[in-house]
RNA sequence: UACGUGCUCCGGGGUCGGUGAAAUUCCGAGCCGGCGGUGACAGCCCGCGACCCGGCCUCCACCCGCAGACGCGGGGAGAGGCCGGCUGACCUGGUGAGAUUCCAGGGCCGACGGUCAAAGUCCGGAUGGGAGGAAGCACGUG
Numbered sequence: 001u002a003c004g005u006g007c008u009c010c011g012g013g014g015u016c017g018g019u020g021a022a023a024u025u026c027c028g029a030g031c032c033g034g035c036g037g038u039g040a041c042a043g044c045c046c047g048c049g050a051c052c053c054g055g056c057c058u059c060c061a062c063c064c065g066c067a068g069a070c071g072c073g074g075g076g077a078g079a080g081g082c083c084g085g086c087u088g089a090c091c092u093g094g095u096g097a098g099a100u101u102c103c104a105g106g107g108c109c110g111a112c113g114g115u116c117a118a119a120g121u122c123c124g125g126a127u128g129g130g131a132g133g134a135a136g137c138a139c140g141u142g
Stems, first nucleotide, its partner, number of pairs: 001142008009133002015029004031120001032110002034048004043108002052085008062075005090106005112124003
C1' cells in the first nucleotide's frame, strides 16, 4: 500500500405568538434535510436505504393424524435470506466550458401506529433495521 474476513461507529428539527375545554398535531412566523452518483457543492435530477405489501426458500415453537420408535404426512405463530411491488417534492433569472447542485428570488415535500384535536419535528415499534463510508479497531494474505 492492495485485497479478504470479523467487530464497532455514523439522522437533523417544535421556538414564539394565536384560537380552543383540549393542539409542541390546527392557524401565522420561524426550524430540519441520511447515503451514492453527477461536466460544479443537490431534501425536491438519477438511484439506494428505512416503513408497508407479496412470492419463493431455510429454520422452527406449537397443533392434528398415522405409527408408537428414533419415524412419516398435514397445518402453522415466529425468525432469517433472496426476489419483486409500493415509496414525496422546483421553477425563474445570473455567472460559467459545464450547475433543476453555486448565487439571487419565489415555491414545494416529508412512512406507519398513538394522542382530550389533524404531527417532517412529541410518544412508540426502535438499546431495532439500514444504504454507503478515502471512518476506527482486530486478524489474515500478497